[in-house]
RNA sequence: GCGCGGUUGGUCUAGCUGGCUAUGACUAGGGCCUUCCAAGCCCUCAACCCGGGUUCGAAUCCCGGACCGCGCA
Repeated sequence: GCGCGGUUGGUCUAGCUGGCUAUGACUAGGGCCUUCCAAGCCCUCAACCCGGGUUCGAAUCCCGGACCGCGCA
């Protein structure tokens, strides 16, 4: 330099025939329960790597860039 794959809450992760107010778990906060703690149950907070484009509508499609991994040279 070229090609392929990946990037989603604090952490891990689902979502890829475009139709969302974005999924679940852990963590955190609150409540119930308990004499107290733990466990269990319920609730809440928090995310689409960046910039453009297409579209009525983009996490999803297209273009460019950044970072990570693999391969080739």

A computed fold for a 73-nucleotide RNA from a Halobacteriales archaeon, annotated as transfer RNA. The sequence is in RNAcentral, with records from ENA. Rfam family: tRNA. Rfam links the family to the GO term triplet codon-amino acid adaptor activity. Rfam's curators write: Transfer RNA (tRNA) molecules are approximately 80 nucleotides in length. By type it is a transfer RNA.